A computed fold for a 519-nucleotide part of an RNA from an uncultured bacterium, annotated as small-subunit ribosomal RNA, 5' domain.

Context: one part of a larger RNA
RNA sequence: GGACGAACGCUGGCGGCGCGCCUAACACAUGCAAGUCGAACGGGGUUAUACUGGAUGAAGUUUUCGGAUGGAAUUCUAUAUAACCUAGUGGCGGACGGGUGAGUAACACGUGAGCAACCUGCCUAUCAGAGGGGGAUAACGAUUGGAAACGAUCGCUAAUACCGCAUGACAUAGCGAAACCGCAUGGUUUUGCUAUCAAAGAUUUAUCGCUGAUAGAUGGGCUCGCGUCCGAUUAGAUAGUUGGUGGGGUAACGGCCCACCAAGGCGACGAUCCAUAGCCGGCCUGAGAGGGUGAACGGCCACAUUGGGACUGAGACACGGCCAGACUCCUACGGGAGGCAGCAGUGGGGAAUAUUGCACAAUGGGGGAAACCCUGAUGCAGCGACGCCGCGUGAAGGAAGAAGUAUCUCGGUAUGUAAACUUCUAUCAGCAGGGAAGAAAAUGACGGUACCUGACUAAGAAGCCCCGGCUAACUACGUGCCAGCAGCCGCGGUAAUACGUAGGGGGCAAGCGUUAUCC
Numbered sequence: 001g002g003a004c005g006a007a008c009g010c011u012g013g014c015g016g017c018g019c020g021c022c023u024a025a026c027a028c029a030u031g032c033a034a035g036u037c038g039a040a041c042g043g044g045g046u047u048a049u050a051c052u053g054g055a056u057g058a059a060g061u062u063u064u065c066g067g068a069u070g071g072a073a074u075u076c077u078a079u080a081u082a083a084c085c086u087a088g089u090g091g092c093g094g095a096c097g098g099g100u101g102a103g104u105a106a107c108a109c110g111u112g113a114g115c116a117a118c119c120u121g122c123c124u125a126u127c128a129g130a131g132g133g134g135g136a137u138a139a140c141g142a143u144u145g146g147a148a149a150c151g152a153u154c155g156c157u158a159a160u161a162c163c164g165c166a167u168g169a170c171a172u173a174g175c176g177a178a179a180c181c182g183c184a185u186g187g188u189u190u191u192g193c194u195a196u197c198a199a200a201g202a203u204u205u206a207u208c209g210c211u212g213a214u215a216g217a218u219g220g221g222c223u224c225g226c227g228u229c230c231g232a233u234u235a236g237a238u239a240g241u242u243g244g245u246g247g248g249g250u251a252a253c254g255g256c257c258c259a260c261c262a263a264g265g266c267g268a269c270g271a272u273c274c275a276u277a278g279c280c281g282g283c284c285u286g287a288g289a290g291g292g293u294g295a296a297c298g299g300c301c302a303c304a305u306u307g308g309g310a311c312u313g314a315g316a317c318a319c320g321g322c323c324a325g326a327c328u329c330c331u332a333c334g335g336g337a338g339g340c341a342g343c344a345g346u347g348g349g350g351a352a353u354a355u356u357g358c359a360c361a362a363u364g365g366g367g368g369a370a371a372c373c374c375u376g377a378u379g380c381a382g383c384g385a386c387g388c389c390g391c392g393u394g395a396a397g398g399a400a401g402a403a404g405u406a407u408c409u410c411g412g413u414a415u416g417u418a419a420a421c422u423u424c425u426a427u428c429a430g431c432a433g434g435g436a437a438g439a440a441a442a443u444g445a446c447g448g449u450a451c452c453u454g455a456c457u458a459a460g461a462a463g464c465c466c467c468g469g470c471u472a473a474c475u476a477c478g479u480g481c482c483a484g485c486a487g488c489c490g491c492g493g494u495a496a497u498a499c500g501u502a503g504g505g506g507g508c509a510a511g512c513g514u515u516a517u518c519c
Base pairs, nucleotide, nucleotide: 001519002518003517006515007514008513009512010511013391014390015389016388017387018386019384020383021349026347027346028345030344031343032342035092036091037090040089041088043086044085045084046083047082048081049080050079052078053076054075055074056073060069061068062067099303100302101301109227110226111225112224113223114222115221118220119219123216124215125214126213127212128211129210131165133163134162140155141154142153143152144151145150171196172195173194174193175192176191177190178189179188180187181186201208202207231273236266238264241263242262243261244260245259246258247257248256278300279299280298281297282293283292284291285290305325306324307323308322327338328337329336330335355381357380358379359378363377364375365374366373367372394424395423396422397421404415405414406413407412428460431454432453433452434451438446463508464507465506466505467504468489469488470487474503475502476501477500478499484491485490
């Protein structure tokens, strides 16, 4: 000198764009943050219609006064149709998006290869198919337990839920044949036989779905070369350890796991152990080499109160559920509930870090045929000079060099064209009027915002640090090794340009200084 997720002191006009718990991965009140589909299904409810059914039944007519007839109207449940709503079964999505950096020195990350050892829902293309059956179960009803959370028993019922049967290959497995190729195990193509395995419908008839197969795309999994911090006051470390055979397991290779066999494999080219740490693109600095760093944005990884193991699924070992621990809460003491490192917000810690805001209008995501619904992702607004950038706080003229103030050798000098005064202008702010783009036909949170126009008044808008040398900028008074200053040298003990105040001056400027840290 530059930089900063900064903080502190003094000060503070406006706008744009960014950024904002670096500390306790401490504990969390409250609200919201993942739903959706009735065009998969059976119920239930509401409304309307029909006047379909039942009940009551006015006026009127008739009467032997008992009634009969009549059917307005009311009502009920049931039926049918239509619309809407929905607890449950079912489907898809809750593995994305959002947060955090505790752990991790590791194939975690970066980079470059490999898989002849692999998987891939939704999407795209192509081929083939969808025949015929069955048994349940929630909801619901009845009974019943419990304070609650939540159940239990019996009975009924549906499906795109579940299960057989049929058909079936370019699929899988086994046994063969031929050709070709490679990188060792081997691989590819053609072909024969045998065995095994599938499906689901909805509808407004437009379509959307379903099953099998191949290929693609996308996303992942695994392996390897190289790179990746400190300590030797850590020198030995290792028994599933290293390898083999055989098996199991996995989508897949593999001590991944197991049985047996062998005794190996690592290490001064630093093993093991300890400490520290998410990694990278980048960012800061520097002429570069390098050094430092990993906030925001983007990629990858890991985690979700602590620990564990699995389930479901195309995908998880899941910020979903289960078990255990600690903690908090409810309880009728028998038992239950919870997990903000999502967005706000609270307490606490701290030098220190924001609103319990608006909207799905846009972009994107999930569901749906769609309408649409959901979305604290996101878009915006609020707060904060936290940062960067831009603008303003007026411009021109104006010497009797006014007054005041400071100083003085008392003549003057400085402040100083500075002010007053005259003329002018209106950026910003304020007032009034108009008023967007962002949106595709409709739909705008932002927002009556940005922006434009008009009138209006110099009005509403300057501070901070420094002045001994380094280092731009000097005098007076006070103080008297005191009070104090200080980045280094140093200053202060009676004329201090170094302390304090004032006048003047210098620098930067809505900031200026200080402190911490990095180059």
The full RNA is in RNAcentral, with records from ENA, Greengenes and SILVA.
Its mean pLDDT, the model's own confidence on a scale to 100, is 83.